Background:
c-di-GMP-I riboswitch aptamer from a soil metagenome, 85 nucleotides, folded computationally. The model forms 84% of the base pairs in the Rfam consensus. It matches the Rfam family "c-di-GMP-I riboswitch aptamer". Rfam links the family to the GO term cyclic-di-GMP binding.
[in-house]
Parts: sequence; C1' cells; structure tokens
RNA sequence: UAAGGGCAAACCCGGUGAAAACCGGCGACGCAAAGCCAUGGGUCUGAUACCAAUUUGAUAUUGGUAAGACAGCCAGGUUGCCGAA
Repeated sequence: UAAGGGCAAACCCGGUGAAAACCGGCGACGCAAAGCCAUGGGUCUGAUACCAAUUUGAUAUUGGUAAGACAGCCAGGUUGCCGAA
C1' cells in the first nucleotide's frame, strides 16, 4: 500500500419557483458519511403580509420580522460498507 463499491461540484440542456434554490439529463471539483434530519449558530432570498424610516402626500425606496432556501458552512441527532491495527 487495501477490496467491492457509493455520492456527485462547476458548466451546459430541459422543467418548477417571485427569488434563493430545487428536480431530471450530461459531467466530475471533490467527499469516509458529500446517507438522512432545519434542533442551535451562520449564510442566502425577499413575491405576499406586517412594522419602522425616507417622501408635502402617494407610488416608490431602504431596513426589520413572518415566510422560504442551504445538510457539499459549522455544531448536534440518527443510520451505515470493508477491516490492517
């Protein structure tokens, strides 16, 4: 120093969504859990609703919350192949 394998980034194509993103195909950047789970932190989105600010006022704009997404951001929970030592 394994063996059998597994998953599958980005790009591109088709579709869903307001968006983040997701699903399928292609394709492999990588991954010992890059299997599953939104519980804590974090990051992203902002159509709709609410609050606040700006504005003479309204449209509008900005910020926040609800809401949504990310498990290939970290922690946590849970399941799991092989087996030198």